[in-house]
RNA sequence: AUAACGGUUAAGAAAACCACUCGUAUAACGUUGGAAAUAUGGUCCAAAAGUAUCUACCAAACUACCGUAAAUAGUUUGACUACGAGGGGAAGGAUUGGAUAA
Numbered sequence: 001a002u003a004a005c006g007g008u009u010a011a012g013a014a015a016a017c018c019a020c021u022c023g024u025a026u027a028a029c030g031u032u033g034g035a036a037a038u039a040u041g042g043u044c045c046a047a048a049a050g051u052a053u054c055u056a057c058c059a060a061a062c063u064a065c066c067g068u069a070a071a072u073a074g075u076u077u078g079a080c081u082a083c084g085a086g087g088g089g090a091a092g093g094a095u096u097g098g099a100u101a102a
Base pairs, nucleotide, nucleotide: 017089018088020086021085022084023083024082025081026056031047032046033045034044035043041066042065050057058078059077060076061075062074063073064072
């Protein structure tokens, strides 16, 4: 000087972000009040409730039912939001190599 092994110290493998997938919540559900339409209709507004939960609480298609009255029903498909998880993207960090300039 080099290599191997061991020890000590310091730093990093982080967070945030993006979409996706999954889990939990909620059943995109049920209740009440007011107003409105009437087989070419079956709608609108509001309130509370539901979630260890903020928000949302709708849309479309199909089927039925109501013989003109005041009341709708069923099926299917499709979200957002809150929290958590996963891999990925991206980003950042560390290390190494090369080029250029001083």
A computed fold for a 102-nucleotide RNA, annotated as Purine riboswitch aptamer.
Model confidence (mean pLDDT): 76 of 100.
RNAcentral records the identical sequence in 2 taxa.
The model forms 100% of the base pairs in the Rfam consensus.
Rfam family: Purine riboswitch aptamer. The family has 133 seed sequences and 4,097 matches in Rfam 15.1. From the family's description: Riboswitches are metabolite binding domains within certain messenger RNAs that serve as precision sensors for their corresponding targets. Allosteric rearrangement of mRNA structure is mediated by ligand binding, and this results in modulation of gene expression. A class of riboswitches that selectively recognises guanine and becomes saturated at concentrations as low as 5 nM. In Bacillus subtilis, this mRNA motif is located on at least five separate transcriptional units that together encode 17 genes that are mostly involved in purine transport and purine nucleotide biosynthesis. It has also been shown that some members of this family are specific for adenine instead. Hence this family are termed purine riboswitches. For this family Rfam cites "Riboswitches Control Fundamental Biochemical Pathways in Bacillus subtilis and Other Bacteria" (Mandal et al., Cell, 2003).
The sequence is in RNAcentral, with records from Rfam and Ribocentre.